About this RNA: The RNA shown here (c-di-GMP-I riboswitch aptamer) has 89 nucleotides and comes from Candidatus Desantisiibacteriota. Model confidence (mean pLDDT): 82 of 100.

RNA sequence: GUCCUUCAAAGGCAAAUCCCGGGAAACCGGGAAUUGCGCAAAACUAUAGGUUCUAAAACCGAUAAGGUUAUGAACGCCAGGUUACCAGG
Numbered sequence: 001g002u003c004c005u006u007c008a009a010a011g012g013c014a015a016a017u018c019c020c021g022g023g024a025a026a027c028c029g030g031g032a033a034u035u036g037c038g039c040a041a042a043a044c045u046a047u048a049g050g051u052u053c054u055a056a057a058a059c060c061g062a063u064a065a066g067g068u069u070a071u072g073a074a075c076g077c078c079a080g081g082u083u084a085c086c087a088g089g
Base pairs, nucleotide, nucleotide: 003089004088005087012039013038017032018031019030020029021028022027037076043082044081045080047079049078050077051074052073053072058068059067060066
């Protein structure tokens, strides 16, 4: 230096709850508690990969109910790519 593993140590992230804000929504951001569902990449990335969620606009529908649909969203859904701490082999 590379690959594999995750027993230990030092640490890290933060599900959920509440408040505020953004958004049509899904969802996202910030803060609080002296909190912790869990995670060895729960770090980054939407990769014209897959999957799932939402449906403003558009279209269909007697004018209705409703339906189709991503250009919106989820990396803590799976996979890919990039980067990375300690210990051991």
Description
Of the family's consensus pairs, 95% are formed in the model.